[in-house]
RNA sequence: ACAAGUUGAUCCUGGCUCAGAGCGAACGCUGGCGGCAUGCUUAACACAUGCAAGUCGAACGAAGGCCCGGAGCUUGCUCCGGAUACCUUAGUGGCGGACGGGUGAGUAACGCGUGGGAAUCUACCCUUUGGUGGGGAAUAACUAUUGGAAACGAUAGCUAAUACCGCAUACGCUCUACGGAGGAAAGGCUUCGGCCGCCGUUGGAGGAUCCCGCGUUCGAUUAGCUAGUUGGUGAGGUAAUGGCUCACCAAGGCGACGAUCGAUAGCUGGUCUGAGAGGAUGAUCAGCCACACUGGAACUGAGACACGGUCCAGACUCCUACGGGAGGCAGCAGUGGGGAAUAUUGGACAAUGGGCGCAAGCCUGAUCCAGCCAUGCCGCGUGAGUGACGAAGGCCUUAGGGUUGUAAAACUCUUUCAGUAGGGAAGAUGAUGACUGUACCUACAGAAGAAGCCCCGGCUAACUCCGUGCCAGCAGCCGCGGUAAUACGGAGGGGGCUAGCGUUGUUCGGAAUUACUGGGCGUAAAGGGCGCGUAGGCGGAUAGGUAAGUUAGGCGUGAAAGCCCCGGGCUCAACCUGGGAACUGCGUUUAAAACUGCUAAUCUAGAGUUCGAGAGAGGGUGGUGGAACUGCCAGUGUAGAGGUGAAAUUCGUAGAUAUUGGCAAGAACACCAGAGGCGAAGGCGGCCACCUGGCUCGAUACUGACGCUGAGGCGCGAAAGCGUGGGGAGCAAACAGGAUUAGAUACCCUGGUAGUCCACGCCGUAAACGAUGUGUGCUAGUUGUCGGGAAGCUUGCUUUUCGGUGACGCAGCUAACGCGUUAAGCACACCGCCUGGGGAGUACGGUCGCAAGAUUAAAACUCAAAGGAAUUGACGGGGGCCCGCACAAGCGGUGGAGCAUGUGGUUUAAUUCGAAGCAACGCGAAGAACCUUACCAGCCCUUGACAUACCGGUCGCGAUUUCCAGAGAUGGAUUUCUUCAGUUCGGCUGGACCGGAUACAGGUGCUGCAUGGCUGUCGUCAGCUCGUGUCGUGAGAUGUUGGGUUAAGUCCCGCAACGAGCGCAACCCUCGCUAUCAGUUGCCAGCAUUAAGUUGGGCACUUUGAUGGAACUGCCGGUGAUAAGCCGGAGGAAGGUGGGGAUGACGUCAAGUCCUCAUGGCCCUUACGGGCUGGGCUACACACGUGCUACAAUGGCGGUGACAAUGGGUCGCAACCUCGCGAGAGGUAGCUAAUCCCCAAAAACCGUCUCAGUUCGGAUUGUUCUCUGCAACUCGAGAGCAUGAAGUUGGAAUCGCUAGUAAUCGUGGAUCAGCGUGCCACGGUGAAUACGUUCUCGGGCCUUGUACACACCGCCCGUCACACCAUGGGAGUUGGUUUUACCUUAAGCCGGUGCGCUAACCUUCGGGAAGCAGCCGACCACGGUAAGGUCAGCGACUGGGGUGAAGUCGUAACAAGGUAGCCGUAGGGGAACCUGCGGCUG
Repeated sequence: ACAAGUUGAUCCUGGCUCAGAGCGAACGCUGGCGGCAUGCUUAACACAUGCAAGUCGAACGAAGGCCCGGAGCUUGCUCCGGAUACCUUAGUGGCGGACGGGUGAGUAACGCGUGGGAAUCUACCCUUUGGUGGGGAAUAACUAUUGGAAACGAUAGCUAAUACCGCAUACGCUCUACGGAGGAAAGGCUUCGGCCGCCGUUGGAGGAUCCCGCGUUCGAUUAGCUAGUUGGUGAGGUAAUGGCUCACCAAGGCGACGAUCGAUAGCUGGUCUGAGAGGAUGAUCAGCCACACUGGAACUGAGACACGGUCCAGACUCCUACGGGAGGCAGCAGUGGGGAAUAUUGGACAAUGGGCGCAAGCCUGAUCCAGCCAUGCCGCGUGAGUGACGAAGGCCUUAGGGUUGUAAAACUCUUUCAGUAGGGAAGAUGAUGACUGUACCUACAGAAGAAGCCCCGGCUAACUCCGUGCCAGCAGCCGCGGUAAUACGGAGGGGGCUAGCGUUGUUCGGAAUUACUGGGCGUAAAGGGCGCGUAGGCGGAUAGGUAAGUUAGGCGUGAAAGCCCCGGGCUCAACCUGGGAACUGCGUUUAAAACUGCUAAUCUAGAGUUCGAGAGAGGGUGGUGGAACUGCCAGUGUAGAGGUGAAAUUCGUAGAUAUUGGCAAGAACACCAGAGGCGAAGGCGGCCACCUGGCUCGAUACUGACGCUGAGGCGCGAAAGCGUGGGGAGCAAACAGGAUUAGAUACCCUGGUAGUCCACGCCGUAAACGAUGUGUGCUAGUUGUCGGGAAGCUUGCUUUUCGGUGACGCAGCUAACGCGUUAAGCACACCGCCUGGGGAGUACGGUCGCAAGAUUAAAACUCAAAGGAAUUGACGGGGGCCCGCACAAGCGGUGGAGCAUGUGGUUUAAUUCGAAGCAACGCGAAGAACCUUACCAGCCCUUGACAUACCGGUCGCGAUUUCCAGAGAUGGAUUUCUUCAGUUCGGCUGGACCGGAUACAGGUGCUGCAUGGCUGUCGUCAGCUCGUGUCGUGAGAUGUUGGGUUAAGUCCCGCAACGAGCGCAACCCUCGCUAUCAGUUGCCAGCAUUAAGUUGGGCACUUUGAUGGAACUGCCGGUGAUAAGCCGGAGGAAGGUGGGGAUGACGUCAAGUCCUCAUGGCCCUUACGGGCUGGGCUACACACGUGCUACAAUGGCGGUGACAAUGGGUCGCAACCUCGCGAGAGGUAGCUAAUCCCCAAAAACCGUCUCAGUUCGGAUUGUUCUCUGCAACUCGAGAGCAUGAAGUUGGAAUCGCUAGUAAUCGUGGAUCAGCGUGCCACGGUGAAUACGUUCUCGGGCCUUGUACACACCGCCCGUCACACCAUGGGAGUUGGUUUUACCUUAAGCCGGUGCGCUAACCUUCGGGAAGCAGCCGACCACGGUAAGGUCAGCGACUGGGGUGAAGUCGUAACAAGGUAGCCGUAGGGGAACCUGCGGCUG
């Protein structure tokens, strides 16, 4: 500090996810020791049991014990008396139970934090000063009686005090009208020295109360709240100020700087994180607050409205004799419950501290310790050294080895920790030690007792094998898994951390992803539709004053702890501890005066006023004009008109359309017209008049900052729509009809109503767009246009200036596109808005509206993207250019018939398998009767038909005869011929065979989607790339585009490109011309010869086959840019690549082939291997492809007998002869081939037939034969005779071909025993047509759009159906909370009354003062009634939404998406949508 993931790739925007640190954690696996910490985050749920607040006999009376004496006697008990030394205690009294300890429910508040303030109180403590005299009346305990189950009482009587009450006194104290008035006390102990107290009072310390400034969560879908409310006067009350309370008076107070209301929450020091600013948090420790079962209330007291006090009400629990009572763990332990989850019913007051006491001391679950838990932090250990070219085992392997691995074993050492034994502190200033025989020290034994967890596809360190086979599973994100998974599970190995390691949850970080530091708004989310203007924010120049902001210094405060720095103590560390710094804040004071503010004064550059000109569809009102459409009337006139892609609906013989004249009505204003003008925007267009707003230019004087922006607010605001009343020509939602169509609720056509128009009133929205808020200043220019001014002259031009409106463009900006003085540049001021996509601009609530609806505006849930710009492709029912037998022009076919052949389908025991649009289908197969053969049935074999290795045996094998069984394979006998090689002569070696056992053989079994190789196809199309350079952030571009040209990325020119490679072309083969060489088996001009090139001879010719030549736009003319080239011509055998072939770039189709071959993996192994016989691949209602033969006269038949070429031949081709009608048969020359043979070429020519199912056609069938072969039944080919089917030129559609081509004719070859109409090749005869590129198909280049990239066989929208999920409405229903009014009033304080009752004081003894009970009243908790507000749960039914592998219907959008799309509005429709009106270009 980043990183992964949107794309084919790129840049950007933007969300999601990860790596880090933390935790009072929990869960999974594992677990040796110690130190220090932490430990109910949930039910402020309910609690059994024990303990947690007592103490003082030196305040008091009394009782008991102990002791002494006596009596009774039951001889250890009872009674009586005494003594007070000691002990115990219920009660009265004092102090303390308001501290300490717990919890966080409530509280958004002066509660807390911080800094100030005053009108106050304060027990114990310190301090000042004075006092402590003299009296009185009771009461508990106790005794007696008595009620009750108990808790607890009742009555009568006795008694004490530091309990209670007067009186006296009062320096100071309180009150005061300044005269005065009022108010105290208590004693106890003593060693007799005093000590502890008590009362009044002064000051203090510490504590407490009250008030104020500032700070302190979210929501405006909470905007108004408030009657004691705000203030005053007076009174009451309080320790004290105060509406704290009351009476009266006034009508205030709070609020957009967020009142009120709702939700949530104890606050802080701090803690976690972060570079910081911030964000989150408020366990343990510390400060404050609040609470103590829930609600209310007061009493006592210095202090409480009181956790372990009281009273009342309520809920709950318990006891009960049913009458009545008791209780409050949010103290420490502990229990139940809840929960993912949190400990012992321990020890001690030894220390620290607290209460009481003179003290001893007592109490103290505060505290100090111990126990439990890896919950966290820190430390230590589980051994150390040596030890192999490296054991064993495991794993992998290319079978060699590698790895685990110096790891182990083995040898030599050590003993920390744990263990055993011994010693043994500090914590304790004098005593006292729970912890504790603890820490620590010493000795001993022995490597001995002590390692796991997660991960290994990328991010992210770490790789292999096996299993599994979209299953099981993994997953933080991207994503793995469908038979070769480094991603699942196991193993080996490796990486990380380590007594822990992972997972989950949560916080901060990364996230500049709320942006103060530190973001944005043309197109990614985001500028309000536009203006006016309130509050607010901001604001020109000059010199003064002031000191609020600002800056600097001082002082106070900012608790301690914590963090940080420097030290110290535990062996170190964690931990503890001393000091410092810091606490960025607040208050106060002094100083400064630049800037901001305030104040007073001046100025003119901003702004405005005045005068003179000017342009304009700016707005409103009233008039007025012509053209056109339509209608009506009349004339002319006749059969159509209209409309469309084509039609029809429609109009028209009752006279349309057309045409002429007249009339009526409504709406809109052609030309001018422009990138033009005006307006804030919406918007504004004939002409004239009136009323009226703004703007520009020029000039002078004046005012003197009067300015900018603008939350709320107010106004304006296209179209559609709404209301009322008019109007209505044309157009035209809806609607109707006609077409189109699979359908057509559309596009097209014919009609047509609202509406469009006017007046008045609503609505308030648009792609209201420059998708760009307003204002001001600054920052190169060039060029057009509109309005005005100035100067110059040549008078219609030039220069210049101000204001508008356009185009291009520098700097700069931008993700890019682009913007660019009219900014999207550089700055300032103010406003509005954004924060992933969907859900959704939706729901609910509010406001507005007559309604439609507008505005404000969420959440659950869901996805990992959604998006912008640009790039390369692909595609388009986009465009341009070009090519091809692509079309057209022609010739001949296919599709119809019969047959052949292949395929599908069907059938079958099997009909083996593969090939599937072009690019499968006379294809693999250049040839299935057996074999082939892979298929089926049956019968056999199991180391095998074949290979290598081992052991034993034999010496052979092989050929051959015969017999038996069998379908045969095979099995059993048997005859003859042979007589393996080397040799060291040894059963030694090799070889062969037989037998045996095991490794193995074997597989046309699967996967062509694991592969190699080979092949098809686009396509013989002209393309495909690279290096360097340049441009671009980048993907990429350039080059390769452009202008010409070519068959061609062929060549030329130009150009930020320059070169190069694979392709093209050429080089290769062949045909065409020719030369040279060579002549045998070839040839024969001339010579001789023959039946014959037969022979001599010759090699000129033909020919053969080897080497050359020749053609290059080379020459001429034209054209073109003078180029490349093109056109024409000459010459030439051949002319512009001369014809043909071979040759196939980068790549595409997971194209084809595991059945040619090779090969990974999987599968079979007495069978999925091997052998044999027979069958099948040849089936046949049917469909398709490819062919053959025909339908005839350009022909059939008969005759004549002319002219080729390529090839093949010894298991062969066979001349010739004979026989047969023939297929063929029997003989037999020649030939291993330029020698012999196949070999006859056929179309051609002549004659005949004369248009018919024929003298066409030959299928089918019968019969007789031939050949091949072991064998022609299934299932061969051929011949003879006989038979003589369909078919008379073929629908839609479709194929080939551009010249020696099509068409037509025959010939040869491969395979092969035999068999072809197929395939490959050869020659003979030998055409027609091409205007041309509009259209069809395919292809190339450039360009354009794109929401496609699996690339249009793409993408994608909505209804409907099904499943699941969350959510809105909903008759209602249940509960919480809150408000208002009223009723009821417990306890309690307060007020009144007090005829009943009463010890202290007074008294004249009657009573009084004072008090108590009782009663009444005010307030008031709980409760009740009624009416609301608000929140939540459930809810029949219902609305839309989201998600889901393949459902249904259509095809809306993306290309001109096939009707351009989209926005607003209105109507309509199964649905996407369609149509009208206005707007936008995205």